[in-house]
Predicted 3D model of a 115-nucleotide RNA (FMN riboswitch aptamer (RFN element)) from Clostridium gasigenes. The RNAcentral record of the sequence draws on Rfam.

This record gives sequence, C1' cells and structure tokens, in this order.
RNA sequence: AUAAAUCUUCACGGAAGGGUGUAAUUCCCUACCGGCGGUAAAGCCCGCCAGCCUUAGUGGCAGAUUCGGUUAUAUUCCGAGGCUGACAGUAAAGUCUGGAUGAAAGAAGAUAAAA
Repeated sequence: AUAAAUCUUCACGGAAGGGUGUAAUUCCCUACCGGCGGUAAAGCCCGCCAGCCUUAGUGGCAGAUUCGGUUAUAUUCCGAGGCUGACAGUAAAGUCUGGAUGAAAGAAGAUAAAA
C1' cells in the first nucleotide's frame, strides 16, 4: 500500500381550499410528493430494494412518457403536454391509520492480525 473480513453511523417525501353525503384527507374539482446504483443531472430508460407468494439455494409477481430545442454525448438539461404509485383497514387511498422508532438496495467513516 492492496484485497477480504469486522464494527459504527446515515439511509422517503407529499393534500392548502371547495362540493356531495349519515359517514369520504379514499368519490368529484383542484393541489402536493418521488428511495438506491448506472449514464449528460431520471418517479416513467436499464437494474436493485421495500411489499406479496415460494424455496435447501432461489425464483416469480409487482407501475408509468411523448414531441420539440441545445450538445461530441441527454427518453435524464430547457420548454410544452401526458402518465404512474405494493399490502391490510375504512365511503373506494401515492398523501390518513397500521406492519414500521422496522428492514433492505446503497453511501460514508474507522480498525487489529496474517500474507
């Protein structure tokens, strides 16, 4: 100095207002929010995690984008439109309540011995 190992910490945000109704933050009008890695900066591209099922190992299910401009390179920037969001509860839920002060994808830092 390097690889592996061990330990510690961090690791998801969001409905103001109104209508109907016995009752809706769930319906209607309107609003607000977006984990991690890659890459020209991403909720929508490629993949991963959480959730559900299953297994010795694991595997499966589970969402969504167009046009134009600039550039060496952008479905990521800029402009304009569109779409999407697990499971359970409940007047039908991305935002309430709950599993969850949880867990992982990952990120940062520290460290002995041996070779």